Predicted 3D model of a 117-nucleotide RNA (SAM riboswitch aptamer (S box leader)) from Filimonas sp. The coordinates come from a structure-prediction model, not an experiment, and the mean pLDDT is 79. Rfam family: SAM riboswitch aptamer (S box leader). About the family: The SAM riboswitch is found upstream of a number of genes which code for proteins involved in methionine or cysteine biosynthesis in Gram-positive bacteria. The sequence was found by an Rfam model in a public genome assembly.

RNA sequence: UACUUAUCAAGAAAGGCAGAGGGAUAUGGCCCGAUGAAGCCUUGGCAACCACACGUCACAAGCGUGAAAGGUGCCAACUCCAACCACAAUCUGUAACAGGAUGUGGAGAGAUAAGUC
Numbered sequence: 001u002a003c004u005u006a007u008c009a010a011g012a013a014a015g016g017c018a019g020a021g022g023g024a025u026a027u028g029g030c031c032c033g034a035u036g037a038a039g040c041c042u043u044g045g046c047a048a049c050c051a052c053a054c055g056u057c058a059c060a061a062g063c064g065u066g067a068a069a070g071g072u073g074c075c076a077a078c079u080c081c082a083a084c085c086a087c088a089a090u091c092u093g094u095a096a097c098a099g100g101a102u103g104u105g106g107a108g109a110g111a112u113a114a115g116u117c
Base pairs, nucleotide, nucleotide: 002116003115004114005113006112007111008110013043014042015041016040017039021032022031023030027082028081029080044075045074046073049071050070052066053065054064055063056062079109084106085105086104087103088102090100091099092098
């Protein structure tokens, strides 16, 4: 890097350095930011994917419970929202085509974990 599977509405911030950007990507929107962005460091915390213990089972898988020492991850806003498709109801306009905003579901993309080459 590619592929597979699972999850993505909950949760959890202080300090130091730094100094203008940031919210993945191009676009639109909406936000965060000199009451200090990104990045780095320290400490703290959240969660429970892996690993761990126990129960069930058959010693496996699966499921459930627990703990938080270890490997990751995370700590503004649903993955900030939209975009592509379908459906629903609705508004504006037209002779007809059309256009706008809303909701639901799905796809796609992305993130994280575990695994495979």